Source information:
c-di-GMP-I riboswitch aptamer from a Gammaproteobacteria bacterium, 88 nucleotides, folded computationally.
[in-house]
RNA sequence: UUCAGACAAAGGCAAACCCACUGAAAGGUGGCGACGCAAAGUUUCCGGUCUAACGGGCCUUGAGCCCCAGGAUAGCGGGACCGCCGGG
Numbered sequence: 001u002u003c004a005g006a007c008a009a010a011g012g013c014a015a016a017c018c019c020a021c022u023g024a025a026a027g028g029u030g031g032c033g034a035c036g037c038a039a040a041g042u043u044u045c046c047g048g049u050c051u052a053a054c055g056g057g058c059c060u061u062g063a064g065c066c067c068c069a070g071g072a073u074a075g076c077g078g079g080a081c082c083g084c085c086g087g088g
Base pairs, nucleotide, nucleotide: 002088003087005085012037013036018031019030020029021028022027035075041081042080043079045078046077047076048073049072050071055067056066057065058064059062
């Protein structure tokens, strides 16, 4: 430098449930807790998915319906960047 991670060591992260706060929602943050993770570290650049407040549209004017991401997801996949351990 590169390749792949063991049933090694040291350490790391933390799903669901529940509680609090927050947000229109999806979701997020903290606590609790471990389903899992060798990048479950960082980043929405690409695709996917979720939500639909604002805005737009419709008519049957309703706590109505439809469209829309600039919202969210990095623990959906890809790309980019960076990194621990030992091994070949």

The coordinates come from a structure-prediction model, not an experiment, and the mean pLDDT is 87. It was read from a public genome assembly, where an Rfam model found it.